[in-house]
RNA sequence: CAGGACUCUGGAGAGACUCCAUUCAUGGAGCACCGAAGGGGCAAUACGCGUGAAGGGAAGGAAUCUCACAGCGCGUUGAAACUCUCAGGUAAAAGGACAGAGAUUGC
Numbered sequence: 001c002a003g004g005a006c007u008c009u010g011g012a013g014a015g016a017c018u019c020c021a022u023u024c025a026u027g028g029a030g031c032a033c034c035g036a037a038g039g040g041g042c043a044a045u046a047c048g049c050g051u052g053a054a055g056g057g058a059a060g061g062a063a064u065c066u067c068a069c070a071g072c073g074c075g076u077u078g079a080a081a082c083u084c085u086c087a088g089g090u091a092a093a094a095g096g097a098c099a100g101a102g103a104u105u106g107c
């Protein structure tokens, strides 16, 4: 210095709501609510495709074909503490993104 797991410390939000069951621990149902486990969504960007005024090429003009910057459209990519609320959560405990410290491992 770096990453994963580990230990310690700090760590927010929101009904100890209603009904039912009960082995009294909790579970089920209903309504309301929260975002900081996990999960889903996207902006710029980059890339690809299509189109393509101007411009270039097919000796010259027209027509046509072709190349093609910008612009436009579509697709892919695309982070968060934003957003959704699937999951989770709504006394305490537990959990908890994240932060600090320690130990360990590697260089």
Stems, first nucleotide, its partner, number of pairs: 001106002004104001006102005015031001017030005032090003038086001039084003046076006055067004
Molecule: Glycine riboswitch aptamer